[in-house]
């Protein structure tokens, strides 16, 4: 350095102010979030004479997963389901950058309709970082 196997640990954020109401963080004005892997023309360090080349970070709406749900199994698990973007610019090349302006958000509960509240969950879990052993 790779590939296996086993263990560890880590592994999700958000109604401020107001209206109306017996009653709403659930309606209405507004406000506020953005899981994991890719992908990248930016940024930032770092280097160089100057490039390059090295590290780190970058999409909620793109490519792919995961977490509710449903079928199926004794079970591990397998199968299905499963939201959202455009318009200008820049360029050789952007759905990833720049500028505006939009869109989206499981299931169950509730004194009233919930992406932000409780609540399965002190749970699973995409996966990350290490550790040991094995092997070339």
């Nucleotide at each position: 350095u790779u590939c296996u196997a086993u263990c560890u640990u880590c592994g999700g954020g958000g109604c401020a102010g107001g209206g109306u109401g017996u009653a709403a963080u659930u309606c209405c004005c507004g406000a506020c979030c953005g899981a994991c892997g890719g992908u990248a023309a930016c940024a930032a360090g770092u280097g160089u004479a100057a490039u390059a080349g090295c590290u780190u970070g970058a999409a909620g709406u793109c490519c792919g997963u995961g977490a509710c749900c449903c079928g199926c199994u004794u079970a591990u698990g397998c199968g299905g389901u499963g939201g959202a973007u455009c318009u200008g610019g820049u360029g050789a090349a952007a759905c990833u950058c720049c500028a505006g302006a939009a869109c989206c958000g499981a299931c169950a509960g509730u004194u009233a309709a919930a992406g932000u509240c409780u609540g399965g969950a002190u749970g699973g879990g995409a996966g990350a970082a290490g550790a040991u052993a094995a092997a070339g």